[in-house]
Context: one part of a larger RNA
């Protein structure tokens, strides 16, 4: 893990609300007792209970009464039938749907294991070391004190038994609920061990680790209180129809739990239709937005100017000047949640119309009270977070199907049941894979791209607009040729001649043009080049411009791996435009079935016609199987119930039924009654595999 039996809302009484059925201003008996003789009997029994009249603290009073001075006013009654008895929700009280602690208190039994203790026994091969004391000799006045020798001390050395248990490895469903090997320590001691005693649970012992206390110790184990308590965790057994929720809100020794409210479901129920939508009209606000010479803050630039700095002013003063800060005024510009001279939209309120078919209050039963994503608008946070608050919506939650490759909650669309019909949605139509290798025009060259995703910045990629200049009086690009003269401009400087540096009405001349000179160059010159110019040539060209598409680099993370994959380049990428299929439980089409309503016919019910029929918690509502009672009716040794093979009925489901074989003795139908009345789960119990 599986297969087989067995497991979880009972029963008792009190109360509450429906139902059905009896009486009915009334309703009922309860212990008890007669009687029948065995039945969910009869018949007494009126005590008692509710119910018929309340208000008031009470005396009292009464359709009222109570406060009040009050005939005032207000509060509770009057005006709407109970009551027994049976069934069905539910709720209290009981062990209260089952199972499930750690724990407490109590009565006892335990020190044959272990601690410690007591008493009275045992035990420790062999080696070693050599203390005290002794004795001899020297010694010394005499001790002392030195040799040698005897001695045999010691929580003394080594090391078996015997006791421990240190390292390391095996073992870890072991051989073993602490082992085995190897290794280490102690072994004359505060050793170790036998027998017998003795200390008992908040108590013992404890060279103390909370160690030990019979394989159980921060309080042992048996019975008992006991089914202890568990706002916890898991489990709770057939079928089908109808409706269908919350994850707030207030309050809490409360935060995962509860109580009232809210939302949900049944039942009956009445009113001026109260709901709910669309329109029309009024009516309140002060947001979004804008505004600010309309307050308040704040705010960049100038203008005017008070105050202050700094500076002149022989010191001090007046004075006087400022590319210094800078009130207030003014101009220009231009900001706020907590500014507002304005100010929408949607949204609320109120009234009318029309449309739908809810809405309200009243019983009786809940669940909920961890909510989540995405969209908007805001708080908060880093204008971070699958983040957190609170709003409005929506979907998941409780919703299946089609799409997004694969994915609650993103798009699309809300599944009654059948169908080898038919149309569309979102997304798609080269193959995987249903459906254009469709049409017509551009663009990409990067495999960008081709359904996750990137920026600042680079840059003659490329298509393209628009703007501005030059151009058949010939541009632009090359190519031929010129590019001079005063002059070596003046100054500096050794030198400075276009080209180290400096000055500056960088002037004038000859020109077709030619700068006191654009760059290389030289020690300075020289030389080369360029602006400018003039031939050739023969149609555009240029702006280190300025926009727009699409490309490029920019570009980096951990197993190769981010078009689902194949692959795809006038595309099967990108943009515009069309047109055709394709494509879902969506719409249609055919049968069918359920609920509701209305209608016709009518005992039920049939029948038509419209509307519905996703669903967790959940609440109603119809059943279906089991067993065992009564009443009727049946099978059965020519085969009961069971088992078990094969078929059959059911277009609602639990199931029902025939029956080869087995099987060997009961056991159904149909009405009604009662339940130890239905398993996949509980690390659920016992058995077997």
């Nucleotide at each position: 893990c599986c297969c087989u039996a067995c497991g979880a809302g009972u029963u008792a009484c009190u109360c509450u609300u429906c139902c059905u059925g009896g009486c009915a201003a009334g309703a009922u008996u309860a212990a008890g007792g007669u009687u029948u003789a065995u039945a969910g009997g009869a018949c007494u029994g009126g005590a008692g209970u509710c119910g018929g009249a309340g208000c008031g603290a009470a005396a009292g009073c009464g359709a009222g009464u109570c406060u009040g001075a009050a005939a005032a006013g207000g509060g509770c009654g009057u005006u709407u039938a109970g009551u027994c008895a049976g069934g069905g929700g539910g709720a209290g009280u009981a062990g209260a749907c089952g199972c499930g602690a750690a724990a407490c208190c109590u009565u006892g039994u335990g020190a044959u294991c272990u601690a410690c203790c007591c008493a009275u026994g045992g035990u420790c091969a062999g080696g070693u070391u050599g203390a005290a004391g002794g004795u001899g000799u020297g010694g010394u006045a005499a001790c002392a004190c030195a040799c040698a020798c005897u001695g045999g001390a010691g929580g003394a050395c080594c090391g078996a038994a015997c006791g421990a248990g240190u390292u390391u490895a095996c073992g870890u469903u072991g051989a073993a609920a602490a082992g085995u090997a190897u290794u280490u320590c102690g072994a004359u001691g505060a050793g170790c061990u036998g027998u017998g005693g003795g200390u008992a649970g908040g108590g013992g012992u404890g060279a103390a680790a909370g160690g030990c206390u019979a394989a159980u110790c921060a309080a042992a184990c048996u019975g008992g209180g006991a089914a202890a308590u568990a706002g916890c965790u898991c489990g709770u057994a057939c079928u089908c129809c109808c409706c269908g929720a919350a994850a707030u809100g207030u309050u809490u020794u409360u935060a995962g739990g509860a109580a009232c409210a809210g939302c949900g479901u049944c039942g009956a129920g009445g009113u001026u239709u109260a709901g709910u939508u669309u329109c029309a009209u009024g009516c309140a606000g002060g947001u979004a937005a804008a505004g600010c010479u309309a307050c308040c803050a704040a705010u960049a630039g100038g203008a005017c100017u008070a105050g202050g700095g700094g500076g002149a002013g022989u010191c001090a003063a007046a004075u006087c000047c400022u590319a210094c800060c800078a009130a207030a005024u003014c101009c220009u510009g231009a900001u706020g949640a907590a500014c507002u001279c304005u100010g929408a939209a949607u949204g609320g309120c109120a009234u009318g119309a029309a449309a739908u078919a809810u809405a309200c209050a009243c019983g009786g039963c809940a669940g909920u009270g961890a909510g989540g994503g995405c969209a908007g608008g805001g708080g908060u946070g880093c204008u971070a977070a699958g983040g957190u608050c609170a709003c409005u919506g929506u979907c998941c939650g409780a919703g299946a199907g089609g799409g997004a490759a694969a994915g609650a909650a993103c798009c699309c669309a809300g599944a009654c049941c059948a169908a080898c019909a038919g149309c569309u949605a979102a997304g798609g139509u080269c193959c995987c894979a249903a459906a254009a290798u469709c049409u017509a025009u551009a663009c990409u060259a990067a495999g960008u791209u081709g359904a996750a995703c990137a920026a600042a910045g680079g840059a003659g990629g490329u298509c393209u607009g628009a703007u501005u200049g030059c151009a058949g009086a010939g541009a632009c690009a090359g190519c031929c040729a010129g590019g001079a003269u005063g002059u070596u401009a003046g100054c500096u400087u050794g030198g400075a001649a276009g080209c180290a540096g400096c000055u500056a009405u960088u002037c004038a001349u000859u020109u077709a043009a030619a700068g006191a000179g654009u760059g290389c160059g030289u020690a300075a010159c020289a030389g080369c080049u360029c602006a400018c110019u003039g031939g050739u040539c023969g149609a555009g060209c240029g702006a280190g411009g300025c926009g727009g598409g699409c490309a490029u680099c920019g570009a980096u993370a951990a197993u190769a791996a981010a078009c689902g994959g194949g692959c795809a380049u006038c595309a099967a990428g990108u943009a515009u435009a069309g047109u055709a299929c394709c494509g879902a439980a969506g719409c249609u089409u055919u049968g069918g079935a359920u609920u509701a309503u209305g209608u016709a016919c009518u005992u039920u019910g049939u029948a038509c016609a419209u509307a519905c029929u996703g669903g967790u918690a959940g609440g109603g509502g119809a059943g279906c199987a089991u067993u065992c009672u009564c009443a009727u009716u049946g099978c059965a040794g020519u085969g009961a119930a069971g088992g078990a093979u094969a078929g059959u009925c059911g277009a609602u489901a639990a199931g029902g039924c025939u029956u080869a074989c087995u099987g060997g003795a009961g056991c159904g139908g149909u009405g009604a009654g009662a339940a130890a009345a239905g398993c996949a789960a509980a690390u659920g119990u016992a058995g077997g595999g």